[in-house]
Context: one part of a larger RNA
């Protein structure tokens, strides 16, 4: 001087931070990924609208059945795109990591820029319906359907291969508006958006590879058979014993190899004048893990926390045939432990998925709540007030001190509590008009243009105000030296203090108490760890 602190005693408000350091132990319960109807086939449910009958009628109309995807829309399902980010942990891992500097044989959804295409066509399979089978999860068979879902065909380069002749590879559609003219009335056409193939390039992101740095233990001295190199192959996006076969015998190592133990790594952080110790909570960057272990599907990206298969443990159902599950996401609940919080509130900002957009979703995030855990800031009055009051304590019995302290009188009112007002976080956002542009166009559409109006979880916000009274607010720890601060009582080597040294056996400044002092102050003291 510090802490992510504990534990004593005490405790006003505020702001800003931090909060399982132990059992990577097991978890009830509820939320944490999801969203597109502007791919597509639809209509379970809800609202409209339209037809049909029935009642009732003020003759406007109403109400109850039905039927109709007509129109908002939308369960479930097919496709898409996201679930690989975002969020927890710190088991593992002494180097497949991290730091830091290089580098060469790659990939990169969605952005971005640039240039070419989007053309004809086909068979299916959910859902629906039939039916079967099962306690359930869920399966099975038959039958009908749509697409931006799946295949061909075509076209095909500056794109791949090449023996340099040539050969080979895609694709899809949806959507807004519209004057003429066409029409099989659906549309063609024209004009915007948004899409989709392909090529180049950029951007991010990611893979791989080297040098060096990176703890301890020699009571660990030797270690290695894909081992270390090479040739041909095979694999990946790509270099590589990565992997296979065949050849050679080689590779590391007292400059510590191999074992063993420990451990996430780093910016930082904490001490310290430095140089150094020492640690890696929170925030930031990487890495690694996801009930234990092993595997691979999809996919641009994963061997995928809240996908999927196998296997073990361990819990749940259960009709014993079989099936479900994974909080080291947020709360929260038992254990454990000195020890660490709410089963809150909203997507208003910020930022992320989908979306053309409106919006949906977000336990990321912003905000409440609880704890003096840390640090900061304020308060708990302020001035006068000597018969130096009463009471306490000491006394040499004169008197000293507590002590301007109290009381008394005058003042003020932070904070806290009480009325009422009320910013800022909303320069953005969304409608809606108007205005520029783009177009054939006064539709569409687009704009950091303008005006209006809506939009705030926190919130009874902050701040300001009104009201009332000195009113509601001080403790702990020490006084033997060290180290600031003294007497008196009671015990009597007893009780008992103590960080060292030491105190206590009748006058204890060291033990208890009491008066009185010092230190600090919404704290102060102990312990613990560090420099």
């Nucleotide at each position: 001087a510090u802490u992510g602190a504990a534990c004593g005693c005490u405790g006003g408000c505020g702001g800003u931070a931090u909060g399982c350091u132990u059992a990577a132990c097991a978890c009830a319960u509820g939320c944490a990924a999801g969203u597109c109807g502007a791919a597509c086939g639809g209509c379970a449910g809800c609202a409209u609208g339209u037809c049909u009958a029935u009642c009732c009628u003020u003759c406007g109309g109403g109400a109850u059945a039905g039927a109709u995807g007509a129109u908002g829309g939308c369960g479930a399902g097919u496709g898409g795109c996201g679930g690989a980010c975002g969020g927890g942990u710190g088991a593992g891992u002494a180097a497949u990591a991290u730091g830091u500097a290089g580098g060469a044989a790659u990939c990169u959804g969605c952005c971005c820029u640039a240039g070419a295409g989007u053309a004809a066509c086909g068979g299916a399979c959910a859902a629906c319906c039939u039916g079967a089978g099962g306690a359930a999860a869920c399966u099975c068979a038959g039958g009908c359907u749509a697409a931006u879902a799946c295949g061909g065909u075509a076209u095909a380069a500056c794109c791949u291969c090449u023996a340099a002749g040539g050969a080979g590879c895609a694709a899809a559609g949806c959507u807004g508006g519209g004057g003429a003219c066409c029409u099989u009335c659906g549309g063609g056409c024209c004009u915007g958006g948004c899409g989709c193939u392909u090529u180049a390039g950029g951007a991010u992101g990611a893979g791989c590879c080297u040098a060096c740095a990176u703890c301890a233990g020699a009571u660990u001295a030797g270690c290695u058979a894909g081992u270390u190199g090479g040739u041909a192959g095979g694999g990946u996006a790509a270099a590589g014993g990565c992997c296979u076969a065949c050849c050679a015998a080689g590779g590391c190592a007292a400059c510590g190899a191999u074992c063993u133990g420990u451990a996430g790594c780093u910016g930082g952080u904490c001490u310290g004048a430095g140089a150094g110790g020492a640690u890696g909570a929170u925030c930031a960057g990487c890495c690694a893990c996801a009930c234990u272990g092993g595997g691979a599907c999809u996919g641009a990206g994963a061997c995928a926390c809240g996908g999927c298969c196998c296997a073990g443990a361990c819990u749940c159902c259960u009709a014993c045939g079989g099936g479900a599950g994974g909080c080291a996401g947020c709360a929260g609940u038992g254990g454990g432990g000195a020890a660490u919080a709410u089963u809150g509130g909203a997507c208003a900002a910020u930022g992320g998925g989908c979306g053309a957009a409106a919006g949906c979703c977000u336990g990321a995030u912003c905000c409440a709540g609880c704890a003096a855990u840390a640090c900061c800031g304020c308060g708990u009055g302020u001035g006068u007030g000597a018969u130096g009051a009463a009471g306490g304590c000491c006394c040499u019995u004169g008197g000293g001190u507590c002590g301007u302290a109290a009381a008394g009188c005058a003042c003020u009112u932070u904070c806290a509590a009480u009325u009422g007002u009320g910013a800022a976080g909303a320069u953005g956002g969304u409608u809606u008009a108007g205005g520029u542009g783009u177009u054939a166009a006064u539709a569409g559409c687009a704009c950091g243009c303008u005006a209006a109006a809506c939009u705030g979880a926190c919130g009874u916000u902050a701040a300001c105000u009104u009201u009332a009274a000195a009113a509601g607010a001080a403790g702990c720890a020490c006084c033997g030296g060290c180290u600031a601060a003294c007497u008196c009582u009671g015990u009597g080597c007893c009780a008992g203090c103590a960080g060292c040294c030491g105190c206590g056996g009748u006058a204890a400044g060291a033990c208890a108490g009491a008066g009185g002092g010092u230190g600090c102050g919404a704290g102060c003291g102990u312990u613990a760890a560090u420099c």